FMN riboswitch aptamer (RFN element) from an Elusimicrobiota bacterium, 126 nucleotides, folded computationally. Its mean pLDDT, the model's own confidence on a scale to 100, is 80. Rfam family: FMN riboswitch aptamer (RFN element). Rfam's curators write: The RFN element is a highly conserved domain that is found frequently in the 5'-untranslated regions of prokaryotic mRNAs that encode for flavin mononucleotide (FMN) biosynthesis and transport proteins. Its family is annotated with FMN binding in the Gene Ontology.

């Protein structure tokens, strides 16, 4: 040096303008936004993961919490450069968890949570 261990900090963005209506940042018309790791090059759409829902199994366990499993989970293509790009330039599309409300990726709410991970820092051994 790395590797594992312990702590500490970070760790999602986005409704502007009209149109209807008794009511719509939710429905029309146009607006916007894009978590983490990897990929020969730079990803919301490629390969993984997280977050969301939901079963199950341990804790005296009906609720809640917790740890552990498990199941569910959106969406792209042309064209052009190059050695390499489903990632770059151009084009032209497409996608968005539960609840709550006039039917919501952008508004409240769970959530001053959780988390993939990114960063530092500690001591110890070899």
């Nucleotide at each position: 040096a790395a590797a594992a261990c312990u702590c500490u900090u970070c760790g999602g963005g986005g409704u502007u303008g009209g149109g209807u209506g008794a009511a719509a940042u939710u429905c029309c018309c146009a607006a916007u936004c894009g978590g983490c790791g990897g990929u020969u090059a730079a990803a919301g759409u490629c390969c993984g993961c997280g977050a969301g829902u939901c079963c199950c199994a341990u804790a005296a366990a009906a609720a809640a919490u917790a740890u552990g499993g498990g199941a569910u989970c959106g969406a792209a293509u042309c064209u052009g450069u190059g050695a390499a790009a489903c990632u770059c330039a151009g084009a032209u599309a497409c996608c968005g968890a539960c609840g709550g409300u006039a039917a919501a990726g952008u508004c409240c709410g769970g959530a001053u949570g959780a988390a993939a991970g990114a960063a530092g820092a500690g001591a110890a051994u070899a």